RNA sequence: GCCCACGUAGCUCAGGCAGUAGAGCAUGCGCAUGGUAAGCGCAAGGUCCGCAGUGCAAAUCUGCGCGUGGGCU
Numbered sequence: 001g002c003c004c005a006c007g008u009a010g011c012u013c014a015g016g017c018a019g020u021a022g023a024g025c026a027u028g029c030g031c032a033u034g035g036u037a038a039g040c041g042c043a044a045g046g047u048c049c050g051c052a053g054u055g056c057a058a059a060u061c062u063g064c065g066c067g068u069g070g071g072c073u
Base pairs, nucleotide, nucleotide: 001072002071003070004069005068006067007066010025011024012023013022019056027043028042029041030040031039049065050064051063052062053061
């Protein structure tokens, strides 16, 4: 330099054939126990890496960047 994949909650990741976003763990509260842990329930937590384009509507499609990982030379 070229090619590919990925970027979504504090962490690990779904969703990605467009219709205002979810799980598990962690956190807070409650239930339960003589008490603790495990268990069960509830809650909080995100303008989906950035900018632009298309479109009634973009986390989703397109382009250009940034970052991470891998491959080729």
This is a predicted structure of a 73-nucleotide RNA (transfer RNA) from a Candidatus Wolfebacteria bacterium. RNAcentral holds the sequence, with entries from ENA. Its Rfam family is "tRNA". The family's RNA type in Rfam is transfer RNA. The coordinates come from a structure-prediction model, not an experiment, and the mean pLDDT is 83. NCBI's taxonomy places the organism under Bacteria, Bacteria candidate phyla, Candidatus Wolfeibacteriota.